[in-house]
Molecule: SAM riboswitch aptamer (S box leader)
Organism: Maribacter arenosus
RNA sequence: UAGUUAUCAAGAAAGGCGGAGGGACUAGACCCAAUGAAACCUUGGCAACCCUUUUCCAAAAGCCAUCGGGGAUAAAGAAGGUGCUAAAUUCUAUCAUGCUCAGGCAUGAAAGAUAACCC
Numbered sequence: 001u002a003g004u005u006a007u008c009a010a011g012a013a014a015g016g017c018g019g020a021g022g023g024a025c026u027a028g029a030c031c032c033a034a035u036g037a038a039a040c041c042u043u044g045g046c047a048a049c050c051c052u053u054u055u056c057c058a059a060a061a062g063c064c065a066u067c068g069g070g071g072a073u074a075a076a077g078a079a080g081g082u083g084c085u086a087a088a089u090u091c092u093a094u095c096a097u098g099c100u101c102a103g104g105c106a107u108g109a110a111a112g113a114u115a116a117c118c119c
Base pairs, nucleotide, nucleotide: 003117004116005115006114007113008112013043014042015041016040021032022031023030026093027092028091029090044085045084046083049081050080051077052076053075054074055072056071057070089111094109095108096107097106098105099104
């Protein structure tokens, strides 16, 4: 970098530094920003993808057993690996389907983000 799968509900801030942008990309709308944006650093926090413990299920060899290896939509947890810590994957500019006389609305795809796996 590409691919596969899952999620995109909710949640969680202070300080330092910096000095004009930021909310993924291009344009517009909307919003945040000198009462200090981004980036970076420190400390804290959120969450539970990986993970930890327990429980349950399954299971090869002749038998027993369940130490290891498999699974769970179960319960608890937060040591570690990521991630996140304005609002919202904000809306339109793409596509499909449905509804509507129409304006438009809803859902999904696409695109994007994160995690795990994989080449």